[in-house]
RNA sequence: GCCACGGUAGCUCAGGGGUAGAGCAGGGCUUUUGUAAAGCUCAGGUCGUGGGUUCAAAUCCUACCUGUGGCACCA
Numbered sequence: 001g002c003c004a005c006g007g008u009a010g011c012u013c014a015g016g017g018g019u020a021g022a023g024c025a026g027g028g029c030u031u032u033u034g035u036a037a038a039g040c041u042c043a044g045g046u047c048g049u050g051g052g053u054u055c056a057a058a059u060c061c062u063a064c065c066u067g068u069g070g071c072a073c074c075a
C1' cells in the first nucleotide's frame, strides 16, 4: 500500500430504514441476626467522525479516523 471484518451504556455484545436493547457492573428496596445469593426497581447512550440519500438513518451510500486478521513490499 491492497482486501475483509469490526467501532452501539463502565465492560461483553444484540439490533441492518420507523420508540436504541440484553447480560454483567453501579444506586435503591425486599428477604437475612448480618453478609453473600435470589427477587423487584432505578439510572446510565452526540450508536467512531464529517458529508450525502430519504418524510424518517445506529441501519443505506461516501470520505476519513481507529482496532483485528490476511495479502503484498522488505532495497
Base pairs, nucleotide, nucleotide: 001071002070003069004068005067006066007065010024011023012022013021018055026042027041028040029039030038048064049063050062051061052060
A computed fold for a 75-nucleotide RNA from Balneola sp., annotated as transfer RNA.
Rfam family: tRNA. The family's RNA type in Rfam is transfer RNA.
Lineage of the source: Bacteria > Pseudomonadati > Balneolales > Balneolaceae > Balneola.
The sequence is in RNAcentral, with records from ENA.